[in-house]
Model confidence (mean pLDDT): 85 of 100. The part of an RNA shown here (small-subunit ribosomal RNA, 5' domain) has 506 nucleotides and comes from Rhodococcus sp. (in: high G+C Gram-positive bacteria). It matches the Rfam family "Bacterial small subunit ribosomal RNA". Clan: SSU clan.
Context: one part of a larger RNA
RNA sequence: GGACGAACGCUGGCGGCGUGCUUAACACAUGCAAGUCGAACGAUGAUGCCCAGCUUGCUGGGUGGAUUAGUGGCGAACGGGUGAGUAACACGUGGGUGAUCUGCCCUGCACUUCGGGAUAAGCCCGGGAAACUGGGUCUAAUACCGGAUACGACCACGGGAUGCAUGUCCUGUGGUGGAAAGGUUUACUGGUGCAGGAUGAGCCCGCGGCCUAUCAGCUUGUUGGUGGGGUAAUGGCCUACCAAGGCGACGACGGGUAGCCGGCCUGAGAGGGCGACCGGCCACACUGGGACUGAGACACGGCCCAGACUCCUACGGGAGGCAGCAGUGGGGAAUAUUGCACAAUGGGCGAAAGCCUGAUGCAGCGACGCCGCGUGAGGGAUGAAGGCCUUCGGGUUGUAAACCUCUUUCAGCAGGGACGAAGCGCAAGUGACUGUACCUGCAGAAGAAGCACCGGCUAACUACGUGCCAGCAGCCGCGGUAAUACGUAGGGUGCGAGCGUUGUCC
Numbered sequence: 001g002g003a004c005g006a007a008c009g010c011u012g013g014c015g016g017c018g019u020g021c022u023u024a025a026c027a028c029a030u031g032c033a034a035g036u037c038g039a040a041c042g043a044u045g046a047u048g049c050c051c052a053g054c055u056u057g058c059u060g061g062g063u064g065g066a067u068u069a070g071u072g073g074c075g076a077a078c079g080g081g082u083g084a085g086u087a088a089c090a091c092g093u094g095g096g097u098g099a100u101c102u103g104c105c106c107u108g109c110a111c112u113u114c115g116g117g118a119u120a121a122g123c124c125c126g127g128g129a130a131a132c133u134g135g136g137u138c139u140a141a142u143a144c145c146g147g148a149u150a151c152g153a154c155c156a157c158g159g160g161a162u163g164c165a166u167g168u169c170c171u172g173u174g175g176u177g178g179a180a181a182g183g184u185u186u187a188c189u190g191g192u193g194c195a196g197g198a199u200g201a202g203c204c205c206g207c208g209g210c211c212u213a214u215c216a217g218c219u220u221g222u223u224g225g226u227g228g229g230g231u232a233a234u235g236g237c238c239u240a241c242c243a244a245g246g247c248g249a250c251g252a253c254g255g256g257u258a259g260c261c262g263g264c265c266u267g268a269g270a271g272g273g274c275g276a277c278c279g280g281c282c283a284c285a286c287u288g289g290g291a292c293u294g295a296g297a298c299a300c301g302g303c304c305c306a307g308a309c310u311c312c313u314a315c316g317g318g319a320g321g322c323a324g325c326a327g328u329g330g331g332g333a334a335u336a337u338u339g340c341a342c343a344a345u346g347g348g349c350g351a352a353a354g355c356c357u358g359a360u361g362c363a364g365c366g367a368c369g370c371c372g373c374g375u376g377a378g379g380g381a382u383g384a385a386g387g388c389c390u391u392c393g394g395g396u397u398g399u400a401a402a403c404c405u406c407u408u409u410c411a412g413c414a415g416g417g418a419c420g421a422a423g424c425g426c427a428a429g430u431g432a433c434u435g436u437a438c439c440u441g442c443a444g445a446a447g448a449a450g451c452a453c454c455g456g457c458u459a460a461c462u463a464c465g466u467g468c469c470a471g472c473a474g475c476c477g478c479g480g481u482a483a484u485a486c487g488u489a490g491g492g493u494g495c496g497a498g499c500g501u502u503g504u505c506c
Stems, first nucleotide, its partner, number of pairs: 001506004006502005013373006019366002021331001026329003030326003035074003040071002043068001048063007081284003091208007100201002105197008113147004122137006153176010182189003210256003217247003222244008259281004263274004286307005309320004337363001339362003345359001346357004376406004386397004410447001412442005420433001423430002450495005455476003461490005471478002
């Protein structure tokens, strides 16, 4: 000098764009953050419409379908948060998978057949303070189960082609065990099997990136093999047996620290430091462990167990998990609103209308940062007054002010007033931001300047006060009676809605 997610002191007009718990992965009141589908199913059946009866505003029947608790489907594994752990194939980069899976989506081929028994809701009877839960009975399905058929699958035995290897592909015979679901309506949409694609993911490998030797030896599932198990899949991943190996001064093992990267800061570069915001990957979700469901989880707002903590209780027993968005307490030098909207973008469900969406879009707060603008412009000396200094002559503040002539950005007031809207809907219509941006008009210099420094380094000097005191200080050093170094004033210098200080990095 540059930089910062900064903080502190003094000061503070406006706007745009960014950005804001770096500390206690501390504890959390309250609200919201994941639902949706009635075109899968039984049921419930409102306003309305029609008919009948009449007691004239009700009853009964029909139509119609708003509404939804339940069964069922899809989603809830995305999106959002955090950085605790992790020195590791976690990450980056380049490969492999002849060792693999992939819901929804796209393409192609074929099929969509025959049956069955339940169960929730409902009704009845209970138990419990509650959370919740038991028994009986009835019913439906795209829920569940069985049979048929099927290319393909698996096993055994053959044949052929091909590859870098375990193999891959084609084909023959026999055997084994395997599919399906309908719905609305008239055209769609679903269901099943197989093959391919796309997307996403799993696993393996080469290389690369911290400190410490005041850590020198480490290791028994350890290293390898065979058989078996397990997985979508390779593998000591697990298990039995066998062998005795494997790693290490090119730093094993141990300890400390740490999420990694694209990038960011600095620097001429080499390098050094960092990993906030944004993007990719990983890990975690009160702490520890476990599996279930599922295409996908060992699952933040799912389940079970244990623990700590908090809450309710009728003492028998229950409930909870903000490292989602706001917000509270606490810690701290320090970090925001319990806001608006789904209008846009995107996501889930749905045929669609649509519903949900603290993702997102916006607004609020903070000079926290960057950038832009303003606080007026021109004229104005006999150099006013006041202040300060003075050798008492004067000098300086200083064209500065007053005064004259102008201008009106920003802020203020008034009128007009968007883009963002594509889509959806028969149509009417549909913008949170927002009466915002922007445009026009009006009035009046009107509402808007501070902070640090002035001994040298380092731009800028005098007076008074103080008297090694009070104090200053980045280094050298100032102060003990003439202090340009302390305090105040006048003047000056620098930067300017900021200026200084502190911290950290280069």
NCBI's taxonomy places the organism under Bacteria, Bacillati, Actinomycetota, Nocardiaceae, Rhodococcus. RNAcentral holds the full RNA, with entries from ENA and SILVA.